[in-house]
A computed fold for a 710-nucleotide part of an RNA from a Candidatus Nanoarchaeia archaeon, annotated as large-subunit ribosomal RNA, domain II. Model confidence (mean pLDDT): 81 of 100. NCBI's taxonomy places the organism under Archaea, Nanobdellati, Nanobdellota, Candidatus Nanoarchaeia. RNAcentral holds the full RNA, with entries from ENA. It matches the Rfam family "Archaeal large subunit ribosomal RNA". The literature on the family includes a 2001 paper in Science by Yusupov et al., "Crystal structure of the ribosome at 5.5 A resolution".

Context: one part of a larger RNA
RNA sequence: GCCAGGGAGUUUACUUAAGUAGCAAGGUUAAUUUGAAAAAAGAAACCGAAGCGAAAGCGAGAUCCCGCAGUUCACGAGGGGAAAAGUAUGAAAAUGCUUUAAGUUACUUAGGUAUGACCCGAAACCGAUCGAUCUAAUCCAGGGCAAGGCGAAGUUUCUGUAAAAGGAAAUGGAGGCCUGAAGAGGUUCUGUGAGAAAGCGUUCUUCUGACUCUGGAUUAGGAGUGAAAUGCCAAUCGAGACCGGUAAUAGCUGGUUCCUGUCGAAUUUGAUCUGAGUCAAGUCUCAACAGAGGAAGCUUAAAUGGUAAAGAUCCUGAUUUGAGGUUUUGGCUAGGAAACUAGUCGGCCUCUUGUCAAACUAAGAACGUUUAAGUUCUGUAGAAGUUGGGAAACGGGGUUGUGGGGUAAGCUCGCAAUCCAACAGGGGAACAACCCAAGCCAACAGUUAAGGUCCCAAAAUAUCAAUUAAGUGUUAACGGGUGAAAGGUGUAUACUAUCUCAGACAGAAGGGAGGUAGGCUUAGAAGCAGCCAUCCUUUAAAGAAAGCGUAAUAGCUCACCUUUCAAGAUAGUGUGCCCUGAAAAUGGACGGGGCUAAAUUGAUUACCGAUACUGUUGAAAUCUGAAAAGAUAUUGGUAGACAGGCGUUUUUCUUGGAUAGAAGUAUUUUCGUAAGAAGAUAUGGACCAAGUAAAAUUGCGAAUCCUGGC
Numbered sequence: 001g002c003c004a005g006g007g008a009g010u011u012u013a014c015u016u017a018a019g020u021a022g023c024a025a026g027g028u029u030a031a032u033u034u035g036a037a038a039a040a041a042g043a044a045a046c047c048g049a050a051g052c053g054a055a056a057g058c059g060a061g062a063u064c065c066c067g068c069a070g071u072u073c074a075c076g077a078g079g080g081g082a083a084a085a086g087u088a089u090g091a092a093a094a095u096g097c098u099u100u101a102a103g104u105u106a107c108u109u110a111g112g113u114a115u116g117a118c119c120c121g122a123a124a125c126c127g128a129u130c131g132a133u134c135u136a137a138u139c140c141a142g143g144g145c146a147a148g149g150c151g152a153a154g155u156u157u158c159u160g161u162a163a164a165a166g167g168a169a170a171u172g173g174a175g176g177c178c179u180g181a182a183g184a185g186g187u188u189c190u191g192u193g194a195g196a197a198a199g200c201g202u203u204c205u206u207c208u209g210a211c212u213c214u215g216g217a218u219u220a221g222g223a224g225u226g227a228a229a230u231g232c233c234a235a236u237c238g239a240g241a242c243c244g245g246u247a248a249u250a251g252c253u254g255g256u257u258c259c260u261g262u263c264g265a266a267u268u269u270g271a272u273c274u275g276a277g278u279c280a281a282g283u284c285u286c287a288a289c290a291g292a293g294g295a296a297g298c299u300u301a302a303a304u305g306g307u308a309a310a311g312a313u314c315c316u317g318a319u320u321u322g323a324g325g326u327u328u329u330g331g332c333u334a335g336g337a338a339a340c341u342a343g344u345c346g347g348c349c350u351c352u353u354g355u356c357a358a359a360c361u362a363a364g365a366a367c368g369u370u371u372a373a374g375u376u377c378u379g380u381a382g383a384a385g386u387u388g389g390g391a392a393a394c395g396g397g398g399u400u401g402u403g404g405g406g407u408a409a410g411c412u413c414g415c416a417a418u419c420c421a422a423c424a425g426g427g428g429a430a431c432a433a434c435c436c437a438a439g440c441c442a443a444c445a446g447u448u449a450a451g452g453u454c455c456c457a458a459a460a461u462a463u464c465a466a467u468u469a470a471g472u473g474u475u476a477a478c479g480g481g482u483g484a485a486a487g488g489u490g491u492a493u494a495c496u497a498u499c500u501c502a503g504a505c506a507g508a509a510g511g512g513a514g515g516u517a518g519g520c521u522u523a524g525a526a527g528c529a530g531c532c533a534u535c536c537u538u539u540a541a542a543g544a545a546a547g548c549g550u551a552a553u554a555g556c557u558c559a560c561c562u563u564u565c566a567a568g569a570u571a572g573u574g575u576g577c578c579c580u581g582a583a584a585a586u587g588g589a590c591g592g593g594g595c596u597a598a599a600u601u602g603a604u605u606a607c608c609g610a611u612a613c614u615g616u617u618g619a620a621a622u623c624u625g626a627a628a629a630g631a632u633a634u635u636g637g638u639a640g641a642c643a644g645g646c647g648u649u650u651u652u653c654u655u656g657g658a659u660a661g662a663a664g665u666a667u668u669u670u671c672g673u674a675a676g677a678a679g680a681u682a683u684g685g686a687c688c689a690a691g692u693a694a695a696a697u698u699g700c701g702a703a704u705c706c707u708g709g710c
Stems, first nucleotide, its partner, number of pairs: 001710006012114012026047003032041003051058002063082004070075002084099006118255002121252001125245003129241002136219009145209001147179003150175001154171006183206003189201001191200002221237001224232002258645006268281005284390006293378003297375009310361002316357003322351006330345006396420010425436003441618007451608003454593003460605001462604006473595002486580003490577010507564005513537003518532003543558001546557003619635002621632004646699001648696004653691005664683008
């Protein structure tokens, strides 16, 4: 891992509701007793028939009106209203509760509480025992430590001294001394390794001592022991192990077993030592009651509102330009001995001009809300509503619009709508929420939506008119990046202006002069370093010179003019497509091939394309109906509520089957929407089935599930 078997809402008591049954203003017994049992006895007790009040205490029947079903059309069970009554409080007014009588017992089902309470799962807590053969410390008795080195005290001799002290040599053999084997340890390689739970190798530390080993004793669980690391106390230690309390508790994780049908949520509000939970409301479901309205959309009318846009000579606040006036008790400058005067920049006011606001609004949409009327839909085949039983849920998320926070975010906090959640199908290459579109199931046929029609791949290599030459592009948007500012004599198109057969623009040929080398400056300055001026003449035209050049000249061009040529040229503005701008890490993405249309823009007609829509046939649900039959704007669905079934085991009663072959097993056929049922053949070799009623250890794929097999 697979297979087989096992594996999870149960028990009792009390209680609430519904259903069924008994009795009924009553209903029922409990313990216990008798009895073989069935049953009988047993009234203590409980619930109900009266309530109100804290209590003392006091203490409710007969009325009237409306009215559903129904029918005799004014009667009317139930129902609604008024009036009245009881009681408490109050001086009273009045207010609260109660009153025109149905309960009770049993069984079943669904909830609640307690019980282990659907199953498995802690770490822990407490008690009683057992442990110091591991290890820590201590005590008692023992054992062990190759070899070598260093050479303390002391001693002897010599020397030395008055005697000592001192010195030298020899001797000596101290030491938590040194090197190092055994022994003890366990630093490094962060080597190798997991050998039944820390080994092995290398390197390293120590090795006469606070050394090490053996045997025997002692200390015990909030206790011991500890040269202290929360270390060690038998592979177990921030409190040992084992047994018990014990099925501890778990608002947490995981799991929770057959079928079909009907309806179908919420992730909001309030509260919470509350935010992983729970309670109340809202939302879902089922039943009963009740008896006429209900709902959203649209249209019209009225009312309401102060947003978007807008406004500024409507206010508040911000703010640009110009003009005038005013202010010297604002600054600066000038004049003056000073007072002061003048100028300028400011402040304030008026006029003018140009702009703004979430916390500005004189005016003001769309739109929303409310009311009324109309219309549509729905409802006596019973709506809305009321009462009662049962829930689940109280982590939400996306998109669009619009706000707060944030540089921003697949960010965060709101509001409205919608979708996902709990929704399949088609499209978007793939893709919860983007586009289309709400699927009962099955079969056949057709029509469309979004989106597409060269091939992959169903359908146009469609038609008309343009654009693009960049593979631009072939991407609705998004995830999963955009392609900016600035440029382009790329190209298309619309327009404006100027020149133009009295010849434009471009090219080519020729001229481009004189006064003069203007004056100044300067070594020089001659059109061309710099400063000043920038005239006149001859002319078809020619600057006191636009550029190159020279030391300065010279020289070459330009402006300008003429000739030649012959038809458009030049400048600008707007728009479309395109280009540059344009850089990321394995090679690479229009989905791919590929495409010059199979790209882009505008227009047109076909076709393809879904569980949508239509047609035919059958199913279910709800409703009508005695039935036959009919009607339907019914039939996606998580949590969940409700309904009806299938199957397993055992038992009661009834009916049956079986050695002429039961159960089981294998294969197979038929039936049923399904759970499943029936048959056939083979195997098997002794029990089994149907109906009825009842009781359950009653259904497995999951739980790191348990046991076994392979």